[in-house]
Context: one part of a larger RNA
């Protein structure tokens, strides 16, 4: 100087407390361990691995296994040789395909030539040599990227001063803040990386602009409808601007910083959310994104193909979904969003089908057309507390869709079947407001989909705390130490 302490002081955080909803019990989905296997490819491992890499494993993907092939190679560059045969294309045989064997056809440019034909050249092809190739090993050789402490308030430097020196001071003390934020004091005075602000979204208003958006007034028109003429008020869209700064008032406070209360205001003391992650820590993660040193393989650890596997199932764990019902289930009626996506696409009205879906094709590169119905809510009716009109697993049959192909191993529909489950032990998680809870919508990936995942979007919309004794983690000061 640090680190540590079942030392002390001060402070903070859904850390606890207060409260709401879960997990742990059930069924299923998904990831992992284990076991099994020819293979069940590999990585990730307390927090910070386990719906993680994977934002799409039937083939492909694919890295694994079995079998069948190829060896200058599936891909790149160059050298030498060959010769106009070949390659591409078409056909035949063999084969599961890849491949192997055979046949047909025939280029381009320039020169000579009437033509037939001949010569040269590059590409391609064949041979050969350099080389290619490796998701093989090492993340403890590395770059890059990422997680984490942690959006925690810290981490340092120059000069000066103090100390023999390591080092200290500054950065401490008193107050204050979300903050090393600011004030004050001061052997320190300044500065840098962080904090904050500058950026984006959102909440109010103005202005500019009115089409594809909107509809106050006038007119036309309809069962109805901005459907039409028209208008640019309003909503909205999207550019510019205004607005919030402790600015004003009162109180507290060291004549400070600031804090408490109030006014006005759409918004008040950081208005809400995002992006933004200091010096560093964990030899943290990744050689399977990529790049790369070294090592290793080179008729194989390379490469092509078919099939299988990554989906196996005594068991264990994580993360989810659906429930156990009456604040509910079912039937009928009837409202109200936002954000997205669409041409190899979204696909309306109509017709067929109980339905999944099919036929058909209007319109739309989309504020115009479509996906599209929002759902919970609300109104009326049935059920009457039961393993039920709860719950939907499992299984049988019949179908639909995508795709070369749904056996291993897809999703969806209808009929039938109708399991466990009556609120979950010890333990444990999330959340402080438009949050939790609950309800639906969209997108990426994508032919299809094992999505109940993930990322966004809006609808309905709480309870509780304003405390710091304790548990956990963190910051500052201080103290002890036989630790570094």
């Nucleotide at each position: 100087u640090g680190a540590c302490g079942g030392g002390g002081g001060c402070u903070c955080a859904c850390a606890c407390a207060a409260g709401c909803g879960g997990u742990g019990g059930a069924g299923c989905a998904u990831g992992u361990u284990g076991c099994u296997u020819a293979a069940u490819u590999c990585g990730a491992g307390g927090c910070a691995a386990c719906g993680c890499g994977a934002a799409g494993a039937a083939c492909c993907u694919u890295a694994c296994c079995u079998g069948g092939g190829u060896u200058u190679g599936a891909c790149a560059u160059g050298g030498u040789c060959g010769g106009a045969u070949u390659a591409a294309c078409c056909c035949c045989g063999u084969g599961a395909a890849a491949g192997c064997g055979g046949g047909g056809c025939c280029a381009c440019a320039c020169c000579c030539g009437c033509a037939a034909g001949g010569g040269u050249g590059g590409a391609a092809c064949g041979a050969u040599c350099a080389c290619a190739g490796g998701u093989g090993c090492u993340g403890c050789a590395u770059g890059g990227c990422u997680g984490u402490c942690g959006u925690c308030a810290g981490c340092u430097c120059g000069u000066g001063c103090u100390g023999u020196g390591a080092a200290g001071u500054g950065u401490c003390g008193g107050g204050u803040u979300a903050a090393g934020u600011c004030c004050u004091c001061u052997a320190a005075c300044g500065a840098g990386c962080g904090c904050a602000a500058c950026c984006c979204c959102u909440a109010u208003c103005g202005u500019u602009a009115g089409u594809u958006g909107c509809u106050c007034a006038c007119g036309c028109g309809u069962c109805a409808a901005g459907g039409c003429g028209a208008g640019u008020a309003c909503u909205c869209u999207a550019g510019c601007g205004a607005g919030a700064c402790u600015g004003c008032c009162g109180g507290u406070g060291u004549c400070a910083a600031a804090c408490c209360g109030g006014a006005g205001g759409a918004a008040g003391g950081c208005g809400g959310g995002g992006a933004u992650g200091a010096c560093g820590u964990c030899a943290a993660g990744u050689c399977c994104u990529c790049a790369u040193g070294g090592c290793c393989c080179u008729u194989a650890c390379a490469u092509c193909c078919a099939g299988g596997g990554u989906u196996g199932c005594a068991a264990a764990c994580g993360u989810g979904c659906u429930a156990c019902a009456a604040u509910g289930g079912c039937g009928c009626g009837c409202a109200c969003a936002a954000a997205g996506c669409g041409a190899c696409g979204c696909g309306a009205g109509g017709c067929c089908g109980c339905g999944a879906g099919g036929c058909g094709g209007a319109g739309c590169a989309a504020a115009u057309c479509g996906c599209a119905a929002a759902a919970a809510a609300c109104g009326c009716g049935c059920c009457c507390c039961a393993g039920u009109u709860c719950g939907g697993a499992u299984u049988g049959c019949a179908g639909g869709c995508u795709g070369c192909a749904a056996c291993u191993c897809g999703c969806c529909u209808g009929c039938a079947u109708g399991a466990a489950g009556u609120c979950g032990g010890a333990a444990u998680c999330g959340c402080u407001a438009g949050u939790a809870a609950u309800c639906g919508g969209a997108g990426a990936u994508c032919a299809g989909c094992u999505a109940c995942g993930c990322u966004c979007c809006g609808g309905u919309g709480a309870a509780u705390a304003a405390g710091u004794u304790c548990c956990u983690g963190a910051g500052c000061c201080u103290u002890g130490u036989a630790c570094a």
A computed fold for a 484-nucleotide part of an RNA from an uncultured Phycisphaeraceae bacterium, annotated as small-subunit ribosomal RNA, 3' major domain. RNAcentral holds the full RNA, with entries from ENA and SILVA. Its mean pLDDT, the model's own confidence on a scale to 100, is 83.